c-di-GMP-I riboswitch aptamer from Rhodopirellula sp., 80 nucleotides, folded computationally. The sequence was found by an Rfam model in a public genome assembly. The source organism's lineage runs through Bacteria, Pseudomonadati, Pirellulales, Pirellulaceae and Rhodopirellula.
């Protein structure tokens, strides 16, 4: 460097739930608060859930979700 991930060290992220704004909604931001994460970094490219709007309805548009998988970028440590 590529792989790989310790009962390693050092940092780091936060699920459910509250409670405040903010969306018609799916959901989202702040605080609190850990279930869990070696990419739980970041990009809606793909494909997958979702939610909304039209009588072109096995579509089309426009959102939502990267802690659902993939793929793209990029990254901290180093034991086997």
């Nucleotide at each position: 460097c590529c792989a790989c991930g310790a009962u390693a060290a050092a940092g780091g992220c936060a699920a459910a739930c509250c409670a405040c704004a903010c969306g018609u909604a799916a959901g989202u931001g702040u605080g609190g608060g850990a279930c869990g994460c070696a990419a739980a970094g970041u990009c809606a490219u793909g494909a997958g859930u979702c939610c909304g709007u039209u009588u072109u309805u096995u579509a089309a548009c426009g959102g939502a979700u990267c802690g659902c998988c993939a793929g793209a970028c990029c990254a901290c440590c180093g034991a086997a």